[in-house]
Background
This is a predicted structure of a 1478-nucleotide RNA (small-subunit ribosomal RNA) from a sediment metagenome. Rfam family: Bacterial small subunit ribosomal RNA. The RNAcentral record of the sequence draws on SILVA. The prediction has a mean pLDDT of 84.
RNA sequence: ACUCCGAGGUGUGCUGAGCGGCGAACGGGUGAGUAAUACGUAAAUAACCUACCUCUAGGUCUGGGAUAACCCCGGGAAACUGGGGCUAAUACCGGAUAAGACCACGUUUUCUACGGAAUUUGAGGUAAAAGGUGGCUAGUCAACUAGCUAUCACCUAGGAACGGGUUUACGUCCCAUCAGGUAGUUGGUGAGGUAAUGGCUCACCAAGCUUAAGACGGGUAGCUGACCUUAGCGGGUAGUCAGCCACACGGGAACUGAGACACGGUCCCGACUCCUACGGGAGGCAGCAGUGGGGAAUAUUGGGCAAUGGGCGAAAGCCUGACCCAGCGACGCCGCGUGGGGGAUGAAGGUCUUCGGAUUGUAAACCCCUGUCAGGAGGGACGAUGGGUCUAUGGGUUAAUAUCUCAUAGACUUGACGGUACCUUCAGAGGAAGCCCCGGCUAACUCCGUGCCAGCAGCCGCGGUAAUACGGAGGGGGCAAGCGUUGCUCGGACUUACUGGGCGUAAAGGGUCCGUAGGUGGCUCUAUAAGUUAGAUGUGAAAGCUCAGGGCUCAACCCUGAAAUUGCAUCUAAAACUGUAGAGCUAGAGUUCGGAAGAGGUUGGCGGAAUUCCCGGUGUAGCGGUGAAAUGCGUAGAUAUCGGGAGGAACACCAGUGGCGAAGGCGGCCAACUGGUCCGACACUGACAUUGAGGGACGAAAGCGUGGGGAGCGAACCGGAUUAGAUACCCGGGUAGUCCACGCCUUAAACGAUGGAUGCUAGGUGUGGGGGUGUAAACCUUCGUGCCGCAGCUAACGCAUUAAGCAUCCCGCCUGGGGAGUACGGUCGCAAGACUGAAACUCAAAGGAAUUGGCGGGGGCCCGCACAAGCGGUGGAGCAUGUGGUUCAAUUCGAUGCUAAGCGAAGAACCUUACCAGGGUUUGACAUGCUGGAUUAAGCCUACGUGAAAACGUGGGGUGGUGUGGGGCUUGUCUCUACACAGUCAGCACAGGUGCUGCAUGGCUGUCGUCAGCUCGUGCCGUGAGGUGUCCGGUUAAGUCCGGUAACGAGCGCAACCCUUGUUCCUAGUUGCCAGCAUUUAAGGUGGGCACUCUAGGGAGACCGCCGGCGACAAGCCGGAGGAAGGCGGGGACGACGUCAAGUCAGCAUGGCCUUUAUGUCCUGGGCUACACACAUGCUACAAUGGCGGAUACAACGGGUUGCGAACUCGAGAGGGGGAGCUAAUCCUAUCAAAGUCCGUCUCAGUUCGGAUUGCAGGCUGCAACUCGCCUGCAUGAAGCUGGAAUCGCUAGUAAUCGCGGAUCAGCCACGCCGCGGUGAAUACGUUCCCGGGCCUUGCACACACCGCCCGUCACACCACGAAAGUUGGUUCUGCCCGAAGUGGCUGGGCUAACCCGAAAGGGAUGCAGGCUCCGAAGGCAGGGCUAGUGAUUGGGGUGAAGUCGUAACAAGGUAGCCGUAGCGGAAGCUGCGGCUG
Repeated sequence: ACUCCGAGGUGUGCUGAGCGGCGAACGGGUGAGUAAUACGUAAAUAACCUACCUCUAGGUCUGGGAUAACCCCGGGAAACUGGGGCUAAUACCGGAUAAGACCACGUUUUCUACGGAAUUUGAGGUAAAAGGUGGCUAGUCAACUAGCUAUCACCUAGGAACGGGUUUACGUCCCAUCAGGUAGUUGGUGAGGUAAUGGCUCACCAAGCUUAAGACGGGUAGCUGACCUUAGCGGGUAGUCAGCCACACGGGAACUGAGACACGGUCCCGACUCCUACGGGAGGCAGCAGUGGGGAAUAUUGGGCAAUGGGCGAAAGCCUGACCCAGCGACGCCGCGUGGGGGAUGAAGGUCUUCGGAUUGUAAACCCCUGUCAGGAGGGACGAUGGGUCUAUGGGUUAAUAUCUCAUAGACUUGACGGUACCUUCAGAGGAAGCCCCGGCUAACUCCGUGCCAGCAGCCGCGGUAAUACGGAGGGGGCAAGCGUUGCUCGGACUUACUGGGCGUAAAGGGUCCGUAGGUGGCUCUAUAAGUUAGAUGUGAAAGCUCAGGGCUCAACCCUGAAAUUGCAUCUAAAACUGUAGAGCUAGAGUUCGGAAGAGGUUGGCGGAAUUCCCGGUGUAGCGGUGAAAUGCGUAGAUAUCGGGAGGAACACCAGUGGCGAAGGCGGCCAACUGGUCCGACACUGACAUUGAGGGACGAAAGCGUGGGGAGCGAACCGGAUUAGAUACCCGGGUAGUCCACGCCUUAAACGAUGGAUGCUAGGUGUGGGGGUGUAAACCUUCGUGCCGCAGCUAACGCAUUAAGCAUCCCGCCUGGGGAGUACGGUCGCAAGACUGAAACUCAAAGGAAUUGGCGGGGGCCCGCACAAGCGGUGGAGCAUGUGGUUCAAUUCGAUGCUAAGCGAAGAACCUUACCAGGGUUUGACAUGCUGGAUUAAGCCUACGUGAAAACGUGGGGUGGUGUGGGGCUUGUCUCUACACAGUCAGCACAGGUGCUGCAUGGCUGUCGUCAGCUCGUGCCGUGAGGUGUCCGGUUAAGUCCGGUAACGAGCGCAACCCUUGUUCCUAGUUGCCAGCAUUUAAGGUGGGCACUCUAGGGAGACCGCCGGCGACAAGCCGGAGGAAGGCGGGGACGACGUCAAGUCAGCAUGGCCUUUAUGUCCUGGGCUACACACAUGCUACAAUGGCGGAUACAACGGGUUGCGAACUCGAGAGGGGGAGCUAAUCCUAUCAAAGUCCGUCUCAGUUCGGAUUGCAGGCUGCAACUCGCCUGCAUGAAGCUGGAAUCGCUAGUAAUCGCGGAUCAGCCACGCCGCGGUGAAUACGUUCCCGGGCCUUGCACACACCGCCCGUCACACCACGAAAGUUGGUUCUGCCCGAAGUGGCUGGGCUAACCCGAAAGGGAUGCAGGCUCCGAAGGCAGGGCUAGUGAUUGGGGUGAAGUCGUAACAAGGUAGCCGUAGCGGAAGCUGCGGCUG
């Protein structure tokens, strides 16, 4: 709620609590722990269990007492709980029955791994629900009871299946700086316990067990199928899916149960959170969602049980964050779209541009189409099978066509996703592309901005004014709904090398030997079958991968099948090889005998030479030492020398890439003891071998301990030198030590930088030992020790029968450099220290061999005014010029060792001129183009004003363009007009810039260097860089030539060709010349001539051509002849490949940048000329080889019309006037040269040297000489008396010296520069040294190339690490204390329904509470181990554009370096001892 009744009561359904059953041990989550109680694979269980399900057999009889719910009364805030009373069961308990099962005993058979298992049989103890539901029948037919039936449930036993428990073998990360661990530990006997074996537990006994094949300890970790990668082997990983394990707030414990020591159960301890009335309580998301926190970062408090699966149930059904779906996230994989076709004017815009164009780009526009996705509209699934209800038919039960049940058919009914997939239709190219990159690796390039900034960067590396590298843009490349970045893994990486590496010098052979474990091992036969090979069987879960087929429109995805799973186990077979067992052999190895050599070892003794010391003699002033000295020794007698003595150490010659030894190492002679080796030979043993982790022994020098000894030498130390210093090198002393004995140390460049053993693989030539043949010479053989060399090897160098070749076996060692052979730990040591031996951090290298250069205080050869030999200078003075510096408004700019500095500049008063101050100007001082205006205006001439000028303003006068066409007339260079050009004004493009960049460039130049070099083709050699050629022997000035030669040729250089000069000839003869002739004013002036000089054209000549010698008979060299000239005759021009980012943007040109009323341009004035100083180049001097005066002789090259300018004249002169002549072999400069020669004077003096400086007076040029010119005259008369350190030029017509001319130029600061001639030397032995250069060779740590590289201390900054009084954690161990919960044990005097006894009371049995106890978590106390953090301070280390001190190393690195050791020193380092050659 319904129904009947209508009071009560009863039934059905639903719901709720409780009793009872089953489940809750599944499913779901997580990976903390766990290195083995785990996992994987294969086995064992004859040592075990298994609810539900299934099969077989048998059974299900008879009794009893309680209790929750409920009612009543209490306690508490709550959670919850106490007492009293009633009641049921498939809850609980007693009894009967027992085929079979179990238990103990006896018995039969079979098997066996001998432990046992299965099995036959006999007698004793243990269980049920008379249950639930439906139907029928009967009865008292309501309730209820009985019977039958169906179904569910139940009991016993056995089986099967499923799921587990336990055990075994093998596999399963890192650290040995974890090497010993272990007391229930290992085993036994017995007992307890468990489902079950077992020290699982206990008692007793024994003393075992494990470990280098890694125990124990520490760190890390869930394991697997698989996944990623890889050619494979491997390497890495364990998210999703699947199997196993472990865990459930941290820890402990049991209960229940078939199963748990239980995620959403219990108890206890602890931490945390919450509630509280403060007395007590509650909780556990590593279930699904969700929240907070943390974090670089990871989702919805969704829908549904429709499907699949699970639990319960007879079923309907209920539950299920398992699951199925949806949501969020491009997180991944897959598919699709953002349109398709046509379209050149190659549009516009953008970008670039060489301004022509190119590119974006068929891209767009435009034309024609299509319609996926998204959008609108309509339709619309599969996934549903099953179950239920109804109907029909059939079977079973039954008396039954009731009922129930089963089967079949039909109808109805069940979908979260979801109105989703899918289908149809509508419209319209409509709504839909980004990210990264573009220097190389690596596909893709330009512009702008920036200017070692900002920034980039995976590595190399970009960026400092032209950035394909930063940022932007255009363009391009790649991928695409994604693209990049970051992190991780594998690959490449043969860079841990099993497949598949190495060790002489790159990292790497142990210092050497002996030998343990282990590894490996000669010939023959037999057996075996562990390895090996083959076949079969089982297993290797599924999924995944692969292949084939199939399903979603394709794909991803899914389904089916095959293959694979390379493994493990078992069985069978084979017997070659390895192993194992046995038997033999002699070729490996060893033994014996006979010989041989030797610095092999140990001990003892002996010897001579030398040093030193002592004594004595002789003897006198030095000795000693060095690059040179000094310290030192010596007149107290040294050194020297002779004699004698002492003592210690070492053993000359022999002596030799000779000998011996395992290595270190070993050297006079003799003896003793002793090890090994070699040769020859018969015999014997019979694989006895080899290597060798650990281990043992030996092990130079130095060093240490104890005791000796001590001559020489000699760390430290002390002196002396050297030096900037000199804690060194050199010198004088000198202690430890060096020597001996005993004991330590145990390291070296302990090296052949080469481990040991065995076999094999061309030779040649020395040498040591032995043997054989041989008269000898010599040959053969064997062991050792060297050199050269083939094959082969090697990155190369090199090695090469003494391998670094070809092979086998074993050991040791390596894995980028530094940090570092350090720290910590451990072991050893007396100590020094040795052995073992990291990390953080940091770098992109470190290294080997070889190549080419360069360099060397390496070598050889050679050249040059390079040195030397000479001559003259510079550096000192004054002046001139240039530069630096300073100053300034400006002192414009450039050049800066040689290779800037008398340079650009072969002419700064203005100009030049670029600088400064001031004044102007803006299409401009100059070029081109365009537009517009005016056109008889501008311009030209001239005057005035202002002004410093530029310029501006005003006025006057005359003139007033050129060309073409047309017209006019007065036919004129007339006039009108048009156009063009020119000019002018305004404007626009643009001009302009000595502004920047020579490190963006061209061109030109300097320099090495007129040095002899620099290269190429082909060939050859080398992996290659590269070499050869180009080297070697001669020779040359020369890569010049000759000869040799794996080179043969060639090019650029050298030389020659060119110019000039020296000789000569020919031609020519004015302006040049004058021999001869004539003339003359005496001048080649004139006539004349062209012989000569000369001029300027062309020839000849010189080539080692000739002779002699040297030399390879070559090239060539030396000498000679002839010749003007002789070995390139002298001089010039001429400058290889290249170097110096050499110089120049200011000579010119030019990219880029900057500027545009200024950084342009014009003008005036100033400056470039400054002046404490420093440097460079010159001039003039300092005087007598001179000055001055007088007289007098001889040149050449040049220049000249805006010019040179004669005669004459004036002036003292500069100069003035003058104007002849000359466009030049004519005239002028220019009478001329000067030094020279002759004469005179001066007489050594700051002068008759020297001329600076200054004053005065003049001249010239010029617009103008103030800043700032030159010259003349007079006067003045400075420094300076030959120049420090240092340094320059020159080898013959040179140096030196003397004058002359020219360019530029009005003039000139010119003493500069470029030329010309005159006079005219000295010296060169020679190549040792300085400088520069060439060739060959050597070393190199250099390559920006020695102006290189590079070491250590100190100072500063930063970083990581070690030590450290301590301090704070974590973890773990040992001992002890306390001891919760709980199981077990004991107790149980309190309590106790079922069963027993008893009439009852009561007792017994049983059980419980309680108590005690073993164990026991957490906790506490004490002491250890390991580990992590932190720590004042301290130590070294690393890193860091420009700090300090030195110079250790690289070259002979300036003392050869390095190794070990010891001492010392600011530091690199130095020294001693021994060793190595790198």